Predicted 3D model of a 506-nucleotide part of an RNA (small-subunit ribosomal RNA, 5' domain) from an uncultured bacterium. It matches the Rfam family "Bacterial small subunit ribosomal RNA".
Context: one part of a larger RNA
RNA sequence: GACGAACGCUGGCGGCGUGCUUAACGCAUGCAAGUCGAACGGAAAGGCCCAGCUUGCUGGGUACUCGAGUGGCGAACGGGUGAGUAACACGUGGGUGAUCUGCCCCUGACUUUGGGAUAAGCCUGGGAAACUGGGUCUAAUACCGGAUAUUCACUUUUCCUCGCAUGGGGUUUGGUGGAAAGCUUUUGCGGUUGGGGAUGGGCCCGCGGCCUAUCAGCUUGUUGGUGGGGUAAUGGCCUACCAAGGCGACGACGGGUAGCCGACCUGGGAGGGUGAUCGGCCACACUGGGACUGAGACACGGCCCAGACUCCUACGGGAGGCAGCAGUGGGGAAUAUUGCACAAUGGGCGCAAGCCUGAUGCAGCGACGCCGCGUGAGGGAUGACGGCCUUCGGGUUGUAAACCUCUUUCAGCUCCGACGAAGCGCAAGUGACGGUAGGAGCAGAAGAAGCACCGGCCAACUACGUGCCAGCAGCCGCGGUAAUACGUAGGGUGCAAGCGUUGUCC
Repeated sequence: GACGAACGCUGGCGGCGUGCUUAACGCAUGCAAGUCGAACGGAAAGGCCCAGCUUGCUGGGUACUCGAGUGGCGAACGGGUGAGUAACACGUGGGUGAUCUGCCCCUGACUUUGGGAUAAGCCUGGGAAACUGGGUCUAAUACCGGAUAUUCACUUUUCCUCGCAUGGGGUUUGGUGGAAAGCUUUUGCGGUUGGGGAUGGGCCCGCGGCCUAUCAGCUUGUUGGUGGGGUAAUGGCCUACCAAGGCGACGACGGGUAGCCGACCUGGGAGGGUGAUCGGCCACACUGGGACUGAGACACGGCCCAGACUCCUACGGGAGGCAGCAGUGGGGAAUAUUGCACAAUGGGCGCAAGCCUGAUGCAGCGACGCCGCGUGAGGGAUGACGGCCUUCGGGUUGUAAACCUCUUUCAGCUCCGACGAAGCGCAAGUGACGGUAGGAGCAGAAGAAGCACCGGCCAACUACGUGCCAGCAGCCGCGGUAAUACGUAGGGUGCAAGCGUUGUCC
């Protein structure tokens, strides 16, 4: 000097930041991922219309609207945490002639013809529940066939061209195989198949960044090859066979510790330390394992299995996962509200209106940090009173107070009162923050100063008490009767809404 700090004493206001560093310990409760009726059958509830009457009910219609359901997209983002990981995990520079990419953009072609189911519904069972069985009816942008189709896929043939080894790009012949979905009547939205782009990934490589030799040898899918499998893709990634290799004092293997970086702190620099907040990457989601769906997961608020734990149970069986936001217990020196709003920014869905969004924007709490402001200003001496000291003359507190003349920041009160709003919407209208910021006015010095230190280092000294006691102390050291070092008082010094102490790093 610095801090995500804590502790002690003290504490006026505001702005901007920041706040479980410990138990990746356990979690009550609420919320955090939905949306689309312009895909579909439909109508549980409400609205509207009609009818009946028992005047608040029943029946019918409509689709304003829409519960549940089928279907689509999203749920792989966003948010959290740092347990694991010493590794191509990260950083940086490359490679991919070994690769994928939903939605989006550009561009070419197409959007044809059929079929059978099933949920919801209705009927009927089982179960305490979670849930689940049977029968029957029905729709689709759900599912399954047929047709057609290229510069598509696989295979085959011809030629050109380029190089970076396997080869890449283009051209051409024959064969085989492969599509589609409709809705809406509006600014229309979609579907299928090619090519290109953009974005986002996957994989591979060079180099770089901890400690330990009181760890010296390690290795059998091990190292390489061939065939096969698997993947979007290379590869012992997996498998069968063959060979016997591969790594290591330039530190293998083992052990310990640890998420990495941009950055942050310090320092003139070189360097040393750190990896909170913010941003990038990675890993994880009760513990361990596994796949399914999908463009994308081996998936925090999905599924299955095993385990530990908690809960419900009619004992047959079930349910759960806050390292999301709040909150709670526990641990701890220690770390906040079970708040408001989608107005803005961004995200998902939707043609849109809109809905959802504990992302986000705000507010609350904490002097935790940084910054700013205030606690008054000028005058005022026969230098009052009081306190303290005294050589008893006086000195000092001290222009300090009183008193006079002013001012009114901030806080308080009254009135006015935003920007942020772009957009969306025919229009009306639409701000959580917030009656906030800000503006105008009112009253009155009024409501607002402490903490540490004063032997030397180190700025600031006397008195009394105590008497190696009580105590102080970072080091040197003070205290045993004149203590500037303990305690108190007066005075002083330094900082100041803070000041000290402790801890850690330079």